Predicted 3D model of a 476-nucleotide part of an RNA (small-subunit ribosomal RNA, 3' major domain) from a bacterium. The sequence was found in a public genome assembly. The prediction has a mean pLDDT of 83. It matches the Rfam family "Bacterial small subunit ribosomal RNA". Gene Ontology terms of the family: ribosome and structural constituent of ribosome.

Context: one part of a larger RNA
RNA sequence: UGACGGGGGCCCGCACAAGCGGUGGAUCAUGUGGUUUAAUUCGAAGCAACGCGCAAAACCUUACCUGGCCUUGAUAUCCUUCUGAAGUCUUCUGGAAACAGGGACGGCCUUCGGGACAGAAGUGACAGGUGCUGCAUGGCUGUCGUCAGCUCGUGUCGUGAGAUGUUCGGUUAAGUCCGGCAACGAGCGCAACCCUUAUUGUUAGUUGCCAUCAUUCAGUUGGGCACUCUAGCGAGACUGCCGAUGUUAAAUCGGAGGAAGGUGGGGAUGACGUCAAGUCCUCAUGGCCCUUACGGCCAGGGCUACACACGUGAUACAAUGGACACCACAAAGAGCUGCGAACCCGCGAGGGGAAGCUAACCUCAAAAAAGUGUCCUCAGUUCGGAUUGGAGUCUGCAACUCGACUCCAUGAAGCUGGAAUCGCUAGUAAUCGCAGAUCAGCAUGCUGCGGUGAAUACGUUCCCGGGCCUUGUACA
Numbered sequence: 001u002g003a004c005g006g007g008g009g010c011c012c013g014c015a016c017a018a019g020c021g022g023u024g025g026a027u028c029a030u031g032u033g034g035u036u037u038a039a040u041u042c043g044a045a046g047c048a049a050c051g052c053g054c055a056a057a058a059c060c061u062u063a064c065c066u067g068g069c070c071u072u073g074a075u076a077u078c079c080u081u082c083u084g085a086a087g088u089c090u091u092c093u094g095g096a097a098a099c100a101g102g103g104a105c106g107g108c109c110u111u112c113g114g115g116a117c118a119g120a121a122g123u124g125a126c127a128g129g130u131g132c133u134g135c136a137u138g139g140c141u142g143u144c145g146u147c148a149g150c151u152c153g154u155g156u157c158g159u160g161a162g163a164u165g166u167u168c169g170g171u172u173a174a175g176u177c178c179g180g181c182a183a184c185g186a187g188c189g190c191a192a193c194c195c196u197u198a199u200u201g202u203u204a205g206u207u208g209c210c211a212u213c214a215u216u217c218a219g220u221u222g223g224g225c226a227c228u229c230u231a232g233c234g235a236g237a238c239u240g241c242c243g244a245u246g247u248u249a250a251a252u253c254g255g256a257g258g259a260a261g262g263u264g265g266g267g268a269u270g271a272c273g274u275c276a277a278g279u280c281c282u283c284a285u286g287g288c289c290c291u292u293a294c295g296g297c298c299a300g301g302g303c304u305a306c307a308c309a310c311g312u313g314a315u316a317c318a319a320u321g322g323a324c325a326c327c328a329c330a331a332a333g334a335g336c337u338g339c340g341a342a343c344c345c346g347c348g349a350g351g352g353g354a355a356g357c358u359a360a361c362c363u364c365a366a367a368a369a370a371g372u373g374u375c376c377u378c379a380g381u382u383c384g385g386a387u388u389g390g391a392g393u394c395u396g397c398a399a400c401u402c403g404a405c406u407c408c409a410u411g412a413a414g415c416u417g418g419a420a421u422c423g424c425u426a427g428u429a430a431u432c433g434c435a436g437a438u439c440a441g442c443a444u445g446c447u448g449c450g451g452u453g454a455a456u457a458c459g460u461u462c463c464c465g466g467g468c469c470u471u472g473u474a475c476a
């Protein structure tokens, strides 16, 4: 100087408390451990691994296993020789395919030496490796933590390591600002500048909108651009104003005006560093290793196994509910190998059909919870839907291992979950649906979007994490 303390002081955070809803019990989905297996590819491991890499494992992916094949190789550059324009077509034979063999068509430029391009053979240089080392590395990322810290120059003090500044009194979300001070300044962080949302002016008025005037089943058409909306440019919030407190300060509390008030809400943004944290399987890369194989091609299988254990979720256990009928109101997105309307067929998944749309135009598209009415009356039930049988639909070369969905039948566990444990402070929790990426097909996951919409916070003694000062130490 740090680190640590079941030392002290001050202060913060859904850290506790006050509340609301969960997890832990059930069934299923998914990830992991374990076990099994020819293989169940590999990585991730307290917080910060475990719906994680994977924004899609039937083949492919795929790295694993079994079997069949190749050896200058699937791909790149160079050399020698030979053949042929490049190439196109479909069929035949063997085969699981890879591959091997055959057939038809086709015929470039030229100074006639050859050249471009392609194929075959050969020779090596080389290719190739998701092989090892993340404890050799770059890059990227997690974490403490959006915590308020981390440092430097000069000066001063100290023999020195170092100290000072950065401590102190106030204040703040903040090393934020003010005052004081052997310090005076400065840098990286904080804040602001950026995006979005909340109010408004103006410009613009189609594909959007409709107050007035006509018109229609219908903003449908004429008309209009007031209004809504869209999207450009502006305005607006700055403790600016008033009062009180305060050191005449910084600031705090209250008030006015205002759509919004003291960082208005949300996002992006992550200092010096820590964990030899994670990743050599995104990529790049040193070293090591393999080179008729640890490389390459293919078929099938596996990654989907199942006495069990754990994590994360979905659905429930019901009446604030379930069923049926009627009936409203969103936002944000996506669409040409695409979204696909009306209409017809089917109980349905879906099929037929083809209008429109490269989209404020058309389509996906029905929002759902809500509301109105009827039934059920506390029961393992008209709760709950697992499991299983049968019949189908769709995608795809192909749904056996191993897809999703539909219909009929079947109707399991489950009556609110021990110890323990998680999230959340407002348009939040809870609850309800919608869309997108991935994607042929496949979503209870993920990323977004809106609808309905709470309770509670006395307080900081305690638990956890953190910041500053101080103290002890046989630790570095």
Base pairs, nucleotide, nucleotide: 001476002475003473004472005471007470008469009468010467011466012465013464015460016459019424020423021422022421023420026315027314028313029312030311031310032309033308034306035305042053043052064301065300066299067298068297069296070295073126077125078124079122080121081120082119083118084117087105088104089103092101093100094099108115109114128290129289131288132287133286137284138283139279140278141277142275144273149188150187151186152185153184154183155164156163157162168179169178170177194267195266196265197264199235200234201233202232203231204230205229208225209224210223213222214221238261241255242254243253244252245251317417321376322375323374324373325372326371333364334363335362338357339356343352344351345350383414388409389408390407391406392405393404394403430452431451432450433449434448435447436446